[in-house]
Context: one part of a larger RNA
Parts: sequence; C1' cells; structure tokens
RNA sequence: CUGGGCGUAAAGCGCACGUAGGCGGACGACUAAGUCGGAUGUGAAAUCCCUGGGCUUAACCUGGGAACUGCAUCCGAUACUGGUCGCCUAGAGUAUGGAGGAGGGAAGCGGAAUUCCAGGUGUAGCGGUGAAAUGCGUAGAUAUCUGGAGGAACAUCAGUGGCGAAGGCGGCUUCCUGGUCCAAUACUGACGCUGAGGUGCGAAAGCGUGGGGAGCAAACAGGAUUAGAUACCCUGGUAGUCCACGCCCUAAACGAUGAGAACUAGUUGUUGGAAGGGUCUGCCUUUCAGUGACGCAGCUAACGCGUUAAGUUCUCCGCCUGGGGAGUACGGCCGCAAGGUUGAAACUC
Repeated sequence: CUGGGCGUAAAGCGCACGUAGGCGGACGACUAAGUCGGAUGUGAAAUCCCUGGGCUUAACCUGGGAACUGCAUCCGAUACUGGUCGCCUAGAGUAUGGAGGAGGGAAGCGGAAUUCCAGGUGUAGCGGUGAAAUGCGUAGAUAUCUGGAGGAACAUCAGUGGCGAAGGCGGCUUCCUGGUCCAAUACUGACGCUGAGGUGCGAAAGCGUGGGGAGCAAACAGGAUUAGAUACCCUGGUAGUCCACGCCCUAAACGAUGAGAACUAGUUGUUGGAAGGGUCUGCCUUUCAGUGACGCAGCUAACGCGUUAAGUUCUCCGCCUGGGGAGUACGGCCGCAAGGUUGAAACUC
C1' cells in the first nucleotide's frame, strides 16, 4: 500500500475543450510480451517448519528433509489482455431533407413609465409614516394638458415553457454565427470514453482609462424611533449600477448530486419532431429527444432517491479521513490593488 466513503454527517474541481496517461465494440489469422504448465540452473550457511539424535529435562546444540513463495534459460499451452495484419457495422462521425428555440455577437428601430426643461390651466398645499418630522411649495408646488431632452429597463404574451457546457439568456427588425432534435437512406470504419498538467469561458461586487448618468442606491447628511440606535422607517444623496476596452476569477458558481456507457415495473402532465388511425381544426395509438409530478423493486442512518437513480454494474478523473487553531501563518505562483490559488504547525478539547 491493499480500507471505507463523497444529496443533507468530512468529501464532486464553477463549467468546458484537450496533452500525457488509464480504459475501450464484433469476427478471423499470425505472434507469444503479459498469463499458465513443465524442465534445468540458481535461490550461501544459520534462522523458521517437519522428523530423528545429544546434554537427567527444557532452553540450547546437532543429523536429515522440506521450504526459501524469487530470478534466469529452455521447451510447451493460447482462453483472456497486449502487438501486427485483414475484415465488419451495433459505438462515434459525415452528407441529404425537415423542426423548434430569451443560444452568442453587431447595427438599427419602438412604445409605456420615471425624472428634468419650456409653456398653458389652476390654488394652497404636496409628500411621507405606525404616528410624525426633516424635505418641496405663494419666487406658484402637488394635480392636469401640450411640446421637448435624456438614460435605463423591456408590462401583458409567460408556462415546475424554451435555449445554453456552466455562468447565464426575455421589446421588435436585419446581418454574422454556435449547438441540439427528428425521419429516411448513403458514406467513413472504432476514428471512442475519461482526462493529471495545460488552455479557454466564468454572476455580482471590485479595479484601470475614457464616456454616460433617468431611476435606484453602499458611503455620507438630516428627520424619526430608542435608555442608546454608528440600524430597521422617512427625506435627500455620491461612488456604483449603463457603454467601450483591459483586469479581477470569487459565490448557497446548488440538483449542495463529476463525466461517459449498459441494464432494471409502471401511472400522469408538458415541450419539440416522426409514423399510423379516426367520427378529420379538436381526438386516439405508437415512437424518439427533452422537462415535471407520483410510484414498484432496490437503495438509504433517516429524510428521501426511484429509467433525468441516491437502484444494479463498468471505465476514467477530482475530493474526504475528529472539532477548534484555519482556509490562518510561512513560502511559491498570479494580480495595478482589493485579494486569489496552493496550504501547514505549535497549542487545545
């Protein structure tokens, strides 16, 4: 080392692509590296084990045997694994024809609403709360009508609906562009799965430079509340929120459930296809791909999971190993910084 685990007890990397490596479909032939058998040599002696002998026994000493599970060489075996060659189509992929979608990027456009500005009408309040006050208003507010400016977000449709690897994506139109599903054929012929390092993407907040700034709003100011109130409530309000480019790289990045494959009762809803049937807009049946609810077997400490598994198995990766100290210190790497990542120990219970 060989253990047991990872939904909620410690434990699935935030997600993908992919290098090395690990693992890998069917048939045939060859090979014989792994594997298996036999032989030979070696595996010092002592020790251990078995069986005799010697000290009155024993420990001890001693004869013989076995063993030394190993290594090398040779001769064989060929099911499995590997290697080489040939061949196949069930995995994977390509082509053709359809389908749906807030998938991504760019440009343009639209209406409602808030705010502000100008003008009209109009007069004493408005606003806000549990109640108030700060605040706004006779220099004419609130309300209402007309016109204009500007920014941000897109009500209804809207749905355990859709799309995306995840983060995430929602007004309309155009352009560019990724992926998925279905049906029937044709083609390639294992081209596959996973993936240490690596690379890319990665909400919000934050940072840099330059724009923009309607609403909202950390900080801040004031008014309340209160014993106090550095809060909750109210009136204001700056960063920020928005755009471009460049960083940051974290999260309850959650299904707290890694990826892929196979197998294992059903019932019911819904989304996108296809086929068949019908009393033909509507309905029924079958099937593929998603997305929900319930549930058998089984699993689970229980809760619950249950063909979208947490069931039964296989392959590969990541991770856990009592609580605190601590995701800290030190060092390395990364970052403009904030900090991130890797990640202890003493001590203590």
A computed fold for a 349-nucleotide part of an RNA from an uncultured Ectothiorhodospiraceae bacterium, annotated as small-subunit ribosomal RNA, central domain.
RNAcentral holds the full RNA, with entries from ENA, Greengenes and SILVA.
It matches the Rfam family "Bacterial small subunit ribosomal RNA".